[in-house]
RNA sequence: GCCCCUGUAGCUUAAUGGUAAAGCGGCUGCCUCGUAAGCAGUAGAUGGGAGUUCAAAUCUCCCCAGGGGCU
Numbered sequence: 001g002c003c004c005c006u007g008u009a010g011c012u013u014a015a016u017g018g019u020a021a022a023g024c025g026g027c028u029g030c031c032u033c034g035u036a037a038g039c040a041g042u043a044g045a046u047g048g049g050a051g052u053u054c055a056a057a058u059c060u061c062c063c064c065a066g067g068g069g070c071u
Base pairs, nucleotide, nucleotide: 001070002069003068004067005066006065007064010024011023012022013021018054026042027041028040029039030038047063048062049061050060051059
């Protein structure tokens, strides 16, 4: 330099172009003498930009970051 793959919540993963879901974790409350466990509730995310579309996490292009391959 060229090619391929990946990027979603603090972590691990879902999501046929049509309300972004769950587990663990966080916070609040209930329960308990107290803690843990349990129960209920709650906050929190699509790497950045542009395009296509009525509608984009999803399709296209550029960039960024990580991984792999070739020379």
Predicted 3D model of a 71-nucleotide RNA (transfer RNA) from a Candidatus Aenigmatarchaeota archaeon.
NCBI's taxonomy places the organism under Archaea, Nanobdellati, Candidatus Aenigmatarchaeota.
Model confidence (mean pLDDT): 82 of 100.
RNAcentral holds the sequence, with entries from ENA.
Rfam family: tRNA. Rfam describes the family as follows. Transfer RNA (tRNA) molecules are approximately 80 nucleotides in length. By type it is a transfer RNA.